[in-house]
RNA sequence: GAGCCUGUAGCUCAGUCAGGUCAGAGCGCUGCUCUGAUAAGGCAGAAGUCCCCGGUUCGAAUCCGGGCAGGCUCA
Numbered sequence: 001g002a003g004c005c006u007g008u009a010g011c012u013c014a015g016u017c018a019g020g021u022c023a024g025a026g027c028g029c030u031g032c033u034c035u036g037a038u039a040a041g042g043c044a045g046a047a048g049u050c051c052c053c054g055g056u057u058c059g060a061a062u063c064c065g066g067g068c069a070g071g072c073u074c075a
Base pairs, nucleotide, nucleotide: 001074002073003072004071005070006069007068010027011026012025013024020058029045030044031043032042033041051067052066053065054064055063
């Protein structure tokens, strides 16, 4: 220098192919409950403008362009 893959909640990820009622799951966290107390269990809750900028569209996490970061391969 070239190609491909990845980037979504504190962590691990689904959702992207095929745009709309899709912003979710598990773990973790907070409060309550349960217990003599703790753990486990039960109930409730907080937490992300989906890596950034722009474009297309009535509508973008999803499509298009450019960038940034990480990984793999080639040179």